[in-house]
Molecule: TPP riboswitch aptamer (THI element)
Organism: Acidobacteriota bacterium
């Protein structure tokens, strides 16, 4: 000069949806369902080694009471990070005895 996992610090990205009940729609509010999370959380899940999310998408195919349930689409398009430890280590130039 460089230097991976992993750990920490700060920092910063997300999403919150379906069914009863239930009523024209919708909100509360309580039961269920998927999930890490179904709104206000000091929760959770992600940060470029990014399928957290967000487009496409009011899509496609199965399933379910139903749903962004599950599989496609998917090697698509976008998407949020710095330090600091590991490191008196490890690895490479170079110079001089």
């Nucleotide at each position: 000069g460089c230097u991976a996992a992993g750990a920490a610090a700060c920092a910063g990205g997300g999403g919150u949806g379906c069914u009863c009940a239930u009523c024209g729609c919708a909100a509360c509010u309580g039961a269920g369902c998927u999930g890490a999370g179904a709104a206000c959380a000091u929760a959770c899940c992600c940060u470029u080694u990014g399928a957290a999310c967000c487009c496409g998408a009011u899509c496609c195919g199965g399933a379910u009471c139903a749903u962004g349930c599950c599989g496609g689409c998917g090697u698509g398009g976008g998407g949020a990070g710095u330090u600091u430890u590991c490191a008196a280590a490890g690895u490479g130039g170079u110079u001089c005895c």